[in-house]
Molecule: transfer RNA
Organism: Candidatus Azambacteria bacterium
RNA sequence: CGGAAUGUGGUAUAGUGGUAUUACUCACGCUUCGGGUGCGUGUAAUCCGGGUUCGAUUCCCGGCAUUCCGA
Numbered sequence: 001c002g003g004a005a006u007g008u009g010g011u012a013u014a015g016u017g018g019u020a021u022u023a024c025u026c027a028c029g030c031u032u033c034g035g036g037u038g039c040g041u042g043u044a045a046u047c048c049g050g051g052u053u054c055g056a057u058u059c060c061c062g063g064c065a066u067u068c069c070g071a
Base pairs, nucleotide, nucleotide: 001070002069003068004067005066006065007064010024011023012022018054026042027041028040029039030038047063048062049061050060051059
């Protein structure tokens, strides 16, 4: 320099255009003499900008970051 892939809570993830899923963590409650385990409830997320659309995590364009391949 050229090409490709990925980007979603604190962490790891699912999601073929219609209120974003699950697990761990965290907070609270129940359980215990106490802790742990278990159970329940709750908080918290779509990399940035623009476009298409009634509506975008999803489609398109540009940028940024990381990784891979080639030179």